[in-house]
This is a predicted structure of a 72-nucleotide RNA (transfer RNA) from a Candidatus Kaiserbacteria bacterium. Rfam family: tRNA. Its mean pLDDT, the model's own confidence on a scale to 100, is 82.
RNA sequence: CUCCCUGUAGUUCAACGGAUAGAACAAGUCACUCCUAACGACUAGAUGUAGGUUCGAUUCCUGCCAGGGAGA
Numbered sequence: 001c002u003c004c005c006u007g008u009a010g011u012u013c014a015a016c017g018g019a020u021a022g023a024a025c026a027a028g029u030c031a032c033u034c035c036u037a038a039c040g041a042c043u044a045g046a047u048g049u050a051g052g053u054u055c056g057a058u059u060c061c062u063g064c065c066a067g068g069g070a071g072a
Base pairs, nucleotide, nucleotide: 001071002070003069004068005067006066007065010025011024012023013022018055027043028042029041030040048064049063050062051061052060
């Protein structure tokens, strides 16, 4: 320098172009317990960024950013 892949909660992953973006673990509160753990109930928390297409974008297209891989 060229090409390819990935980017969604704190972490690991889902989500036909249309539902209030869903779950597990983690966190917080409550309950339970002599106390803690476990178990149970509840709560909060996310689409890398800027544009475009579309009635509608996490999803499709382009640039940029970040990470990974291949080639020279």